[in-house]
Model confidence (mean pLDDT): 77 of 100. Glycine riboswitch aptamer, 82 nucleotides, folded computationally.
RNA sequence: UUGACCGGUUCGAGAGAGACCGCUGGAUAAGGCGGCGCCGAAGGGGCCAAAAACUCUCAGGCAAAAGUAUCGAAUCGUGACG
Numbered sequence: 001u002u003g004a005c006c007g008g009u010u011c012g013a014g015a016g017a018g019a020c021c022g023c024u025g026g027a028u029a030a031g032g033c034g035g036c037g038c039c040g041a042a043g044g045g046g047c048c049a050a051a052a053a054c055u056c057u058c059a060g061g062c063a064a065a066a067g068u069a070u071c072g073a074a075u076c077g078u079g080a081c082g
Stems, first nucleotide, its partner, number of pairs: 003081001006077008018036001020035005037062003043058001044056003
């Protein structure tokens, strides 16, 4: 016990793709069942020496809302690796 790395929390920024069709539900929504079309930025799998924002699309998502990788700031934890 202040520095590094790492992790958590809060705030700010934060994209993509059918408010698809039919039935049901009813609150014009959500949800459930069936069908076709898409997205890649929670997670997961694959490739790879190791990874990845590459790739797959299992899950997730395709009006708004919410959420999201990532970036910035603050704060908390850890502790000398600085």
Notes: It was read from a public genome assembly, where an Rfam model found it. The model forms 90% of the base pairs in the Rfam consensus.